[in-house]
Context: one part of a larger RNA
RNA sequence: AGCCAACGGUGGAUGCCUAGGCGCCUGAUGCCGAUGAAGGACGUGGGAGGCUGCGAUAAGCCACGGGGAACCGCCGACCAGGUUACGAUCCGUGGAUGUCCGAAUGGGGAAACCCGGCACCCGUCAUGGGGUGUCACUCCGGUCUGAACACAUAGGGCCGGUAGAGGUAACCGGGGGAACUGAAACAUCUCAGUACCCCGAGGAAAGGAAAGCAACCGCGACUCCCUCAGUAGCGGCGAGCGAAAGGGGAAGAGCCUAAACCGAGCUGGUGGUAAAGCCCGAUGGCGUUGCCAGUUCGGGGUCGUGGGACCCGACAGACGGAGCAUCGGAUCCGUCACGGAGUUACCAAACCGAUGUCUAGUGGAAGCACUCUGGAAAGGUGCGCCGCAGCGGGUAAGAGCCCCGUACACGAAAGACACUCGGUCUCCGGUUGGACCUCCCAAGUAGCGCCGGAUCCGGGAAAGCCGGCGUGAAUCUGCGAGGACCACCUCGUAAGGCUAAGUACAGUCAGGCGACCGAUAGCGGACUAGUACCGUGAGGGAAAGGUGAAAAGUACCCCGGGAGGGGAGUGAAAUAGUACCUGAAACCGUUGGUUUACAAUCAGUCAGAGCGUCGUCAUGGACUUCGGUCCAUGGCCGCGAUGGCGUGCCUUUUGAAGAAUGAGCCAGCGAGUUACCGUGCGUGGCAAGGUUAACCCGUGAGGGGGAGCCGGAGCGAAAGCGAGUCUGAACAGGGCGUUCAGUCGCGUGCGGUAGACCCGAAGCCGAGUGAUCUAUCCAUGGGCAGGCUGAAGCGGGGGUAAGACCCCGUGGAGGGCCGAACCCACCUAGGUUGAAAACUGGGGGGAUGACCUGUGGAUAGGGGUGAAAAGCCAAGCGAACUCGGUGAUAGCUGGUUCUCCCCGAAAUGCAUUUAGGUGCAGCGUCGGGUGUUCAGUCGUGGAGGUAGAGCACUGGAUGGGCUAGGGGGCCUACAAGCUUACCGAACUCAGCCAAACUCCGAAUGCCACGACUCCACAGCCCGGCAGUGAGACCAUGGGGGAUGAGCUUCAUGGUCGAGAGGGAAACAGCCCAGACCGCCAACUAAGGCCCCUAAUUUCAGGCUAAGUGGUAAACGAUGUGGAACUGCCCAGACAGCCAGGAGGUUGGCUUAGAAGCAGCCACCCUUGAAAGAGUGCGUAACAGCUCACUGGUCGAGUGGUUCUGCGCGGACAAUUUAACGGGGCUCAAGCCUGGAGCCGAAGUUGCGGAUUUGCGCGCAAGCGCAAGUGGUAGGGGAGCGUCGAUCUCGGAGCGAAGCAGGCGUGUGAACGUCUGUGGACCGUGGUCGAGUGAGAAUGCUGGCAUGAGUAGCGAAAGAGGAGUGAGAAACUCCUCCGCCGGAUGUCCAAGGGUUCCUGGGGAAGGCUAUUCCGCCCAGGGUGAGUCGGGAGCUAAGGCGAGGCCGAGAGGCGUAGUCGAUGCACAACCGGUUGAUAUUCCGGUACCGCCGUGCCCGCGCCCAUGCCGAACUGCGGUUGCUAAGGGGCUGUCUGCCUUCGGGCAGACGAACCGACCCACCGUAGGGAGGCAAGCGAUGAGGGGACGCAGGAGGGUAGGUGAGCCCAGGCGUUGGUCGUCCUGGGGUAAGCGUGUAGGAGGAGGUCCAGGGAAGUCCGGGCCUCACACAAGCUCUGAGACGCGAUGCCGAACCGACACAGGUGAAGUCACUGAUCCCAUGCUGCCGAGAAAAGCCUCUAGCGAGCUGGCACGGCGCCCGUACCCCAAACCAACACAGGUGGACAGGUAGAGAAUACCAAGGCGAUC
Repeated sequence: AGCCAACGGUGGAUGCCUAGGCGCCUGAUGCCGAUGAAGGACGUGGGAGGCUGCGAUAAGCCACGGGGAACCGCCGACCAGGUUACGAUCCGUGGAUGUCCGAAUGGGGAAACCCGGCACCCGUCAUGGGGUGUCACUCCGGUCUGAACACAUAGGGCCGGUAGAGGUAACCGGGGGAACUGAAACAUCUCAGUACCCCGAGGAAAGGAAAGCAACCGCGACUCCCUCAGUAGCGGCGAGCGAAAGGGGAAGAGCCUAAACCGAGCUGGUGGUAAAGCCCGAUGGCGUUGCCAGUUCGGGGUCGUGGGACCCGACAGACGGAGCAUCGGAUCCGUCACGGAGUUACCAAACCGAUGUCUAGUGGAAGCACUCUGGAAAGGUGCGCCGCAGCGGGUAAGAGCCCCGUACACGAAAGACACUCGGUCUCCGGUUGGACCUCCCAAGUAGCGCCGGAUCCGGGAAAGCCGGCGUGAAUCUGCGAGGACCACCUCGUAAGGCUAAGUACAGUCAGGCGACCGAUAGCGGACUAGUACCGUGAGGGAAAGGUGAAAAGUACCCCGGGAGGGGAGUGAAAUAGUACCUGAAACCGUUGGUUUACAAUCAGUCAGAGCGUCGUCAUGGACUUCGGUCCAUGGCCGCGAUGGCGUGCCUUUUGAAGAAUGAGCCAGCGAGUUACCGUGCGUGGCAAGGUUAACCCGUGAGGGGGAGCCGGAGCGAAAGCGAGUCUGAACAGGGCGUUCAGUCGCGUGCGGUAGACCCGAAGCCGAGUGAUCUAUCCAUGGGCAGGCUGAAGCGGGGGUAAGACCCCGUGGAGGGCCGAACCCACCUAGGUUGAAAACUGGGGGGAUGACCUGUGGAUAGGGGUGAAAAGCCAAGCGAACUCGGUGAUAGCUGGUUCUCCCCGAAAUGCAUUUAGGUGCAGCGUCGGGUGUUCAGUCGUGGAGGUAGAGCACUGGAUGGGCUAGGGGGCCUACAAGCUUACCGAACUCAGCCAAACUCCGAAUGCCACGACUCCACAGCCCGGCAGUGAGACCAUGGGGGAUGAGCUUCAUGGUCGAGAGGGAAACAGCCCAGACCGCCAACUAAGGCCCCUAAUUUCAGGCUAAGUGGUAAACGAUGUGGAACUGCCCAGACAGCCAGGAGGUUGGCUUAGAAGCAGCCACCCUUGAAAGAGUGCGUAACAGCUCACUGGUCGAGUGGUUCUGCGCGGACAAUUUAACGGGGCUCAAGCCUGGAGCCGAAGUUGCGGAUUUGCGCGCAAGCGCAAGUGGUAGGGGAGCGUCGAUCUCGGAGCGAAGCAGGCGUGUGAACGUCUGUGGACCGUGGUCGAGUGAGAAUGCUGGCAUGAGUAGCGAAAGAGGAGUGAGAAACUCCUCCGCCGGAUGUCCAAGGGUUCCUGGGGAAGGCUAUUCCGCCCAGGGUGAGUCGGGAGCUAAGGCGAGGCCGAGAGGCGUAGUCGAUGCACAACCGGUUGAUAUUCCGGUACCGCCGUGCCCGCGCCCAUGCCGAACUGCGGUUGCUAAGGGGCUGUCUGCCUUCGGGCAGACGAACCGACCCACCGUAGGGAGGCAAGCGAUGAGGGGACGCAGGAGGGUAGGUGAGCCCAGGCGUUGGUCGUCCUGGGGUAAGCGUGUAGGAGGAGGUCCAGGGAAGUCCGGGCCUCACACAAGCUCUGAGACGCGAUGCCGAACCGACACAGGUGAAGUCACUGAUCCCAUGCUGCCGAGAAAAGCCUCUAGCGAGCUGGCACGGCGCCCGUACCCCAAACCAACACAGGUGGACAGGUAGAGAAUACCAAGGCGAUC
C1' cells in the first nucleotide's frame, strides 16, 4: 500500500412531518384621491435591533356594542413599572389625532430639505424669533373692468365650484403598431391587428331599438353560448386564412329629441296717424299696436299596416282664474277628482317604516373501567351511550361521547347593502274618426369621383360599412337596400340622443374542495425575500424548515487561556445536547484478518498452495450429569502466492481499446406530455340506424334537451338523372358505382394543429436605460522649475541726391531649442493561474501650445461623436445595454432512465436550390386474406452477340511484291520519252490490332413449360407501424487512375455492418463456423502436433547451408542439385612451374618527340618450335615488365552453351534484438513429394433444463411430436417496480416507514425473511390515474476528493533589552541602525460615512502568528453674525404660465425661474480636550440691524434769502438784408484787327451795405418758482475681464553675527574665551498715506438713452495743455498703536506631566514662482453675464440725515476622521488612478540630482 470485517468522523440523501404554496368552485365586492391617494421617509415602547401597529394625542385617544378573567403585539426571555368585576386585555361599528415627502399645489429643489408673503396670536423696549390659518395651475359659472378700433372682442381683476390633475391586478373601447417565424429560399401573403406604446372609461365596458335580415315564406333591438362549418368563400388559388343567414339556448325593455304649427320675450328691418291689429258677436275703447326676419323659452310632435302639422267632426267631471272694458260663447291656465307611472334609460329630487343580508358573537348531545402494554392511551380488552352532530383539528400514540368545534337553532347600540312591500312624495294624462288641398319629416348630409381601411372577400364581376380630398341632391308621386348594373317585386326609413339584464376579469374579502407539491418539490420567496448580493442605471436576484410530549436546554466536580471534552444529573431515549428527528453515498480514519520487497498491466473471471476462521454444517474421536461439551478433518466465509483466458463504458461511425466525443467521485433533480381533430387496431352499447351540444331541472346520482352530426346511393363540370350514371349519334364500348353495417364511448399505435421528446445559437423587432469610462462640443476656473536662441520695431553710427543697404546697441517674437512637473506610449526586459482583466524597471516623444487639467453642462443606438483606426459610446461595438415578442427558428450537434420473449433491415433506384435533408419505390415487422402460387435440381423449348476468336465489313497497322500518281536526274522548241538506292494510293503476299469492328461464337445467367424435392415466419394481395437512402473490405468481371493507392466508380457473390466461437502471434471486412441455458462427455472443420502450447522429436524419398526458411525488383555472380547439347584430351588436354617471346623496324604519316602501346593509314616480309608492324603496365620519348604464341615438366580429365530446383548479392533510419510470436531449429523443429495417426470451435453428437411456432390429443390445465430460439436501426408481444386514488383484507410503541448487513426465492425487472438502527406510520389483492425507473446531455444543484502540505504569502532593514500575557520574530516602551524628505511631510476640495477618542475582547476578517488592528462589543466625540454653502447675482445649460407645433405620448420656446466651476460679502493672535476649534475660552476687532440718550446740521410753519417768463428802457467793433455800391468767369451786341485778338456796352455771382428785427450786455418789472430727507423693479455709469514680456519697489523666507540672553567650564597638555550648546517672536484692526499708477476743468444747448432726468451721450463756448509742480483718485510696504499683553530657551514642580517662574527678543547680508499689479509695454486670435456699488429722475414726503456714547439682536446646513490613500475609484489592507495649496539647509541654472532638517516610516510571514 491492496482486499475484507467491525467501529467512528464528515456529509445531509432517504423516510416521516408541514407553518407555505399551486389550482378550481361558490358567494361577496369592485375603484381610491386636493376633506391630500397609492407608495414612502422619519419617528413612536422604561430598558439594543428587526417585523407588526400607530403618528408629537404616536403598540395608542373617545363613544357605542360584543365578551367575561386575566392583561401590557411577534422574534423573545428577563428586569423595572402598571391595568383589571366601577368589566381590563381582546373583537366589531362610528369618531378624534394623523410629522415630512409624494399629483404635491406659496416659491425653490439633488423626494422626505431650503426660503417666503398675508391675516391673527405669543414673546421682546424694539429688530430678530415662534404658533395657527391661508397663498399653485387649468377649466367651468357669475360679476366688474377693458386694447389695437366707434360698438364690440381679446385680455385682466374679483367671487364661487366636494370640477380636473395622480394611482390602480386583469377585464373593456379607441389611437398608433413590429419582427423573429411559416411559406422548407423570398417580395404579395403569414405570424397579427398579436407583442409593445399611448389615450379614455366602468364595475363592468362595448353594442343596442332596423335607411336590418330574408326570399316571394317570413323574422322583428343588442349581447353571450351551442350549431351551421373547417362549409360558402378568400388565397404567389401557395403556405395558409375563414364567415353569415338559419336553427337551439341565456337574458329580455324600451324611450327622448329636431322640424311643420301655436304662443310669449328680446333684437333688427319695414310701415306710418291711419289701416290690415287687439278670439267671436254687440257696444265702447285702446294704440311706437301690425307685418317680415333672426333668436330664446313654452306648448305641439316622434312614425313605415308611413307618421305628424293644418282643416272638419264626435266624445269626455267639478271649482276657480285669465284677456282693453261689459254681456254671452269659445279658448287657455290652475286646483281637486279620476286614471297611469316612478327612483338604471324612458322628465325628476327624496324621505320614513317593515323585511332580509353583511360587519362582533351565543347555545349546542353522548364514556367509563382494567392485575393489559407503555414514559404517555386516544391502542387492546370488557361493558355502555349520543347522533338533524361519525366534517375537521387538538390533547404525551390511533378519541363520535376529553377540548375546540360540527348538524341545528339564535343574535346588533352603530354602520353598510339588497330586494320586495307599505306610506309620504314626485311626475304624466286628451282619445278617436274623416279629409287629403297645403306644410313638415335631421345637408356641405346622401350619392358620385379619386385614394385608403375594415369584413371570409389580397381590387376582383365587388355590393354594403368607415375615413381623407373633391363635387354635391331629393322630402313620401321622396329616399336607401336586397353582392357590379337594369327592370319588376320585396324590405326598411339615414344623415340627433339615452338604455338594465344575459357577457368578460380578479388586485380584494369569506367559505369550501383537490387520484395538486411536500423543502433541489410547491410562488423567486414555508425562514430578516424582492431581502443579502451584483450593476452608473434600466435591471438582475439567491441560499436558508424539523431537539423533546414538556426546556425538564446538563446544578455541581475535573482537564483546558478558550474552544472543547470527561463525570454527575434531566429525560422513554442525550451517537435526541440547541453544529440537535431519521442520518444513505462520495470522502477521511481506527482496530483486526490476509497479501505484497526480481516484479508488468481494462484490474475481472476460472483454477488454486498457504494463513485466518466468531459462527454454522458434515464426518470421526474423546468426555458426558444424556441437556450437551471438547478435539481433529472437511465445506461454507476472509485474504490469497501462482497459473490459464481476457482491448473500460457511452456516443458517433464503413470501422473505436482506440491516441475520435463525454464523464473527477457521490447524492438528489433531469427528456414522447396535454388539448382538439383525423385515421388504424382492441374492446363495449345500440343497430338501418347511432348519438346529442349549449342549456334547463335536481343536494347528488340522475333526468330532460334532436338544434345539429355520421350512416343509409351513386354518377356527372353542371343542369340533371338515379341502381344506375357519365362520355357518346349509339339500345356499342369504356369509366365510376350497384355485393361487403353503421354509429357513439373507452383504451391504444400513428399523424395534423399547437413550443409538441429535452437542452443549445449567432441573430431580428419593440419599449426603455446609459456620455461618473470614452469621442467631440459649450461655460467657468487652474497649471507649465530652470536654461538657450535673439524676429519685427526703435535708438545711434556709417552710407545715399533721397533711398536702399551695412554696423553697434536696444528689444523680446516663435504651433523656436534643451530639459523637470504635467501629458503621451516608440524600444527592450520582466510579468502572462500577474502586484495589476494592460502594469513595472531601464531608456524614449511633446513640454507657450492644434498644450494639459478640475468643476458644471450638451449630443443616444442605424443614433451620437470621430485631425478617420469602422476608432469610441461604463473592462467585449462592422451596430451598446436591459426587459419584452420568446419556449424565435436550428434539414445541425449532444442527450433520452426497468426487464424478458419473437422476428429483423438498409446504406439501392427515381426525383429534388438536391447531395450529411426529404417524397415515392425497394428491403423489415404486425394483422387480415390467398393456399404452393416461392425456391432448388433435373428435363424440354426458347431469346441473345459477352469471353474467346477472327479480319469477311469499319478502322488502325508492319514488311515484301507490283504499281497509278508525285519528286529528283537525263533528254528536250513543244508534246513526249528514258531513268531512279526518293515518296507512294490501289492491288497482292505474309504477320498483326479494336469498348463504340464481327464471317464466327461459348460457359454462366435469363424466360416458359413439365416433373421431383421442399411444408418454412417461402411467395403474392390489402391494411397499421417503421427504420434505411454516409457503407467497408475480399474475390471475380469492367470503367477512371500510371493495367499506383487501405484510391475511385459500376456489376455479380461473400463477410463485416447487425456476428460471438476456432485459425491467421496480436488483427471489423481473410479461412473455418452461425452462440437458447448448463455439463471436469464424445466426433470433427480451418489450422496444427520440439518447448512455451492441446496433439508425432511420426514414416519414406529428395533439396537447402543462405538461419534461406523468417520481406522486395531490374540486374549480377566459377553457390549448389538435376537435365540436354558441344569443344579439347594419354599422339598428354586444363591449371601451376622452367624457358623462349626475335629480325626488317624507331613501318609510314603526324609530331618538339611518337621507337608495338597520343592520333591517322597500312598491317607486309624474314627467321623459327613459336613470336601481333603488337594484350596490358610503363617512359618526355626510349628503356623496362608482361600477354598472345611455342617448347619442357606433370599425368586425367578439362572447357563452353542452353534449360531447370533450391540458394547468394542487389538490401541504409531513427529508445530495443524488433521482417520466425519467443525459445530455439540444419539428413530440420526449413522446403518439396507421399503415407499413417492425433489435437483442434459456442460446428455436430450425448445428457438435463427453458422458451417460441406449427401439428396432434385434451373442456382446461397441460402432454407428446417436429422445427426453431446471434442480432444494430426497427416492428410485435408479455411483464417488474415507483407515486397517488378507490374498494377490500390486513400489520403497527410487544415497534410502521426509512437506513445497514446476512440468508433465501425467481428466466429477469425484482421479491421474501432475519438481525441491528429507527421511533410513527405501512402494506396485500382488484380496478383506476401518472410530474413513473438515470451513467453519460463540456447536463443542473449540493457535498467531498485529486493536484498538495505543492504554487503562493503582493516592491522596501533590522538588532538588542525591558514590559504585558496561558502563549511574543510581528503588541508596548527604551537604545542603536536604516528609509522618504517637490515626500513616504503638512493642509484643503471631491469621494467615503464613524473608519475619530476611551475602555474591553480575540470566534471570524488580517495572505503566517498576534496579547495588536481601519476587526468585534460598549460608552463618548463634530459648538461659528465674520470659515464654506443658503437667506444676494448671473454663465453654459435645465425647467418653463400663456404661446407655437405634433396621431397620442410629447417637442420647442416667451415672461419668468433654477443653475458655480465665476461676481459680491464683515476676525485675528494665543490658550485649551482623550477626541472640536478663525466655532469653546482669553485678549483685541469688524459687519448688519434695533432701541435709548446727547450733539451738530437741514427742513415744515413764520420770517428771510434766491431764481425768475412776459413786458419796458438803455447800450453794441454782433447778425440779417432793402435801395445802392461792386463787378470774377462767361454770354450777347457794336466797333477795330496784323485775323492771333483788342476795345466799348448790356446782363451778371461773390462781397460791401442803414433802419426795423434778431442777438448780446445792462436796468426796471414782477406772474411764478426754489431751499429737509428717502428713493426705484426704471435710466446711465461702474462692476468688466485676452496673451506674452521685461524692469522696478517691497515682503515672506533664509543665512551670518565678534552683538544680546540663558546654560556649560574640560577628570588628558592648553582653553573665562573672537570658547561650546540653544534662543534672539508677535495677528487682524486703527492711524499715517510712502515707492508707484491713473486722471484735463467749467459752462451752455439738444429732436438720443422706449416715461422723466440736474445723470449718460452728442454739439458748442471758455480756461488749461514743453518740462516740472500742484490737485483728485488709487496704492504695496514701512512706521506707530494694538502689546505694561501673549509667546518664549531654560529652571522649579508633579513623575499617569496638573501647575508655577520666565531672559534676550537686535544688526547686517541674501531674497522669491508671493504683493504693488485687473498696473506698465508690446502683440493679434481683439479677449462672459448679472447683482452688490455710484449717479439720475419717476415717486414718497413732515419731520429727517449725520456723529458720539450705552445697551440689545444676528437664522438654517456643514464642521469627527481618511484624503496620492489599508478609510476614495480599481471584487482585496491591490507596485495602478485621483484636482488644489505650502516649498527649509549644503552643492547646483533648477521644483533636475545627491545627502540632510521639520515631520513621518521600517511596509503583516

The prediction has a mean pLDDT of 83. This is a predicted structure of a 1805-nucleotide part of an RNA (large-subunit ribosomal RNA, half A) from an Actinomycetota bacterium. Its Rfam family is "Bacterial large subunit ribosomal RNA".